[in-house]
RNA sequence: GGGGAUGUAGCUCAGGUGGUUAGAGCACCGUUCUUAUAAAGCGGCGGUCGGCGGUUCAAGUCCGCCCAUCCCCA
Numbered sequence: 001g002g003g004g005a006u007g008u009a010g011c012u013c014a015g016g017u018g019g020u021u022a023g024a025g026c027a028c029c030g031u032u033c034u035u036a037u038a039a040a041g042c043g044g045c046g047g048u049c050g051g052c053g054g055u056u057c058a059a060g061u062c063c064g065c066c067c068a069u070c071c072c073c074a
Base pairs, nucleotide, nucleotide: 001073002072003071004070005069006068007067010026011025012024013023019057028044029043030042031041032040050066051065052064053063054062
């Protein structure tokens, strides 16, 4: 230099062929239970989906460029 993959909550990840409220588990907070802790039950908090543009009535999803990490080729 060329090509490819990945990027969504604090962490690990889902999210069909764009569509009607962005989710799960863990973690965290509160609460029930307990003498107390743990476990378990219940409830809650937490994200403008890597960034900037474009297409569209509508974008986490499609397109372009850029950034980060990883892989292949030279």
The prediction has a mean pLDDT of 82. This is a predicted structure of a 74-nucleotide RNA (transfer RNA) from a Candidatus Dojkabacteria bacterium. The sequence was found in a public genome assembly. Taxonomically the source falls in Candidatus Dojkabacteria (Bacteria, Bacteria candidate phyla). Its Rfam family is "tRNA". Rfam classes the family as a transfer RNA.